[in-house]
RNA sequence: CUCUUAUGAAGAGAGGUGGAGGGACUGGCCCUACGAAACCUCGGCAACCAUUGAUGCGUCAAACGGUGCCAAAUCCAGCAAGGGAAACUUUGGGAAAUGAGAG
Numbered sequence: 001c002u003c004u005u006a007u008g009a010a011g012a013g014a015g016g017u018g019g020a021g022g023g024a025c026u027g028g029c030c031c032u033a034c035g036a037a038a039c040c041u042c043g044g045c046a047a048c049c050a051u052u053g054a055u056g057c058g059u060c061a062a063a064c065g066g067u068g069c070c071a072a073a074u075c076c077a078g079c080a081a082g083g084g085a086a087a088c089u090u091u092g093g094g095a096a097a098u099g100a101g102a103g
Base pairs, nucleotide, nucleotide: 001103002102003101004100005099006098007097013042014041015040016039017038021031022030023029025078026077027076028075043070044069045068048066049065051062052061053060054059074095079092080091081090082089083088
């Protein structure tokens, strides 16, 4: 990097360095000098994998390990179908993200 598969309206931030961007992309809408990205330290959330325990064998619990995450629904939409006079709305999908497995 590609493929397969699972998940997502819940949850969780302080300090230091830094110095203008960030929220994947496009459109919107936001965040940001009351300090963006990135990096470091400490802390936290969650429970995918591993581990341990329980079990009615379906799962449940714990949280030492491997990842991940800690503004806003994956911030909203993007494609298709249904509803509606319209605004808008419902469902499914795509894309992206993360885990696990494979090449």